[in-house]
């Protein structure tokens, strides 16, 4: 100086004029006594994702308990957490020169199914080849004329080293050996088995052993672990209104119902569907939390304990907005200064002008994941080039 990797933070600021919503103190008015309206003062008022609704919970309701099944989720090991499909650390595998990143990471020897096409053959096998024996004799050579030998063809046997096909073909490479071959033997590597050592473990290292067809479960499946259901439009309280109307199904305790299904216990006495009619307001839930911030101790870390401190929106057709000015940040044109090497070019800084200022708005809350994001700042790490 350029390129990259990992992490953290901010994401507009200030002033003025009007305008919203909640809390709180005082005062005034109204009141159906629930509360409402207004004035003054104090103080508060969107996010890192508020998004997606993908997971997990808190909380609320369905009375409850046990068992079985279905369904769903996770899937290496250890830890964190209220929990999770999350996070942290580690192992193995893959990618990258590297910092680092990714992993749908249990089981193919329980079973079923699949590996198209090509190829001889994909739970099996010989197409071309190679070797041996026998037969034939078309051809060449030799002949002591008996035949020998080479090539070719047929039959039988041996073979899976070479070639072909394929994503993949009897572990791989090499050497020896063999009639030719083959783990047939040996060396190294891989898988498997076994023993020892290290590690909480996943797993790693080493010794021995010729034991040696695979892939894929992100196919069904098997194994291990976890899981009731519905959700703030949950669910309560008050008020109001009517037509407690009409019809149907099950049905009298052996029945109907009890928030996945079934069974058992237990509980209730009716349950469900359709048509039609009326009302549809107020209020609680509603914000103090597995909370924020600071310090400290432990831990590799995620995180946990202790101490101190703070209260930071609760709307309900849905509040935080509009206008003006100044500044910040980014980009562009012009121009000036400095540096690199003289011009061009590049980099840094200043000034005038112009343009822009991201993604995007709570609706019960929290822990995560995923997605979107103009621009800026900080820390650590890796690689290239140049100079000292």
């Nucleotide at each position: 100086u350029c390129a990259g990797g990992g992490g953290g933070c901010c994401g507009g600021a200030c002033g003025g004029u009007c305008g919203c919503c909640g809390g709180u103190g005082c005062c005034u008015c109204c009141u159906u006594c629930g509360g409402g309206a207004g004035g003054c003062g104090c103080g508060g008022g969107a996010g890192g994702a508020a998004a997606g609704u993908c997971c997990g919970a808190a909380c609320u309701c369905c009375a409850c308990c046990g068992g079985a099944c279905a369904g769903a989720g996770u899937g290496c090991c250890g830890g964190c957490u209220a929990a999770c499909g999350g996070c942290c650390g580690g192992g193995c595998g893959g990618c990258g020169u590297g910092a680092g990143c990714c992993g749908a990471c249990g089981g193919a020897a329980a079973g079923u199914g699949c590996c198209a096409c090509a190829g001889a053959a994909a739970c099996a096998u010989a197409c071309c080849g190679c070797c041996u024996g026998c037969c034939c004799u078309c051809g060449a050579c030799c002949u002591c004329c008996g035949g020998g030998c080479c090539g070719g063809g047929g039959c039988a046997g041996g073979u899976a080293a070479g070639g072909g096909c394929g994503a993949a073909a009897u572990g791989g490479u090499g050497c020896g050996g063999u009639a030719a071959g083959a783990g047939c033997g040996c060396a190294c590597c891989g898988g498997c088995g076994u023993c020892g050592c290290g590690g909480u473990a996943a797993c790693g290292c080493g010794g021995c052993g010729g034991c040696c067809g695979g892939g894929a479960a992100a196919a069904c499946c098997c194994c291990a672990c976890u899981c009731g259901g519905a959700g703030c439009a949950a669910g309560g309280u008050c008020a109001a209104a009517u037509a407690g109307g009409g019809g149907g199904a099950c049905g009298c305790g052996a029945g109907g119902g009890g928030u996945g299904u079934c069974c058992g216990g237990c509980c209730c006495c009716g349950u469900c569907c359709c048509c039609g009619g009326g009302u549809a307001g107020a209020u609680c839930g509603c914000u103090c939390g597995a909370g924020g911030c600071g310090g400290u101790a432990g831990g590799u870390a995620a995180c946990u304990g202790c101490c101190g401190u703070c209260c930071u929106a609760g709307a309900u057709g849905g509040a935080u907005g509009a206008c003006c000015g100044u500044c910040g940040c980014c980009g562009c044109c012009g121009u000036c200064u400095c540096g690199u090497g003289g011009g061009c070019a590049c980099g840094a800084g200043g000034c005038u002008g112009c343009g822009g200022u991201a993604c995007a708005g709570a609706a019960u809350u929290c822990g995560g994941c995923u997605u979107a994001c103009a621009g800026g700042c900080c820390c650590c790490c890796u690689g290239g080039c140049c100079g000292c």
Predicted 3D model of a 388-nucleotide RNA (Bacterial RNase P class A) from a Chloroflexota bacterium. It matches the Rfam family "Bacterial RNase P class A". Rfam classes the family as a ribozyme. Rfam links the family to the GO terms tRNA processing, dimeric ribonuclease P complex and ribonuclease P activity. A source record names the gene rnpB. The source organism's lineage runs through Bacteria, Bacillati and Chloroflexota. Its mean pLDDT, the model's own confidence on a scale to 100, is 77. The sequence is in RNAcentral, with records from ENA.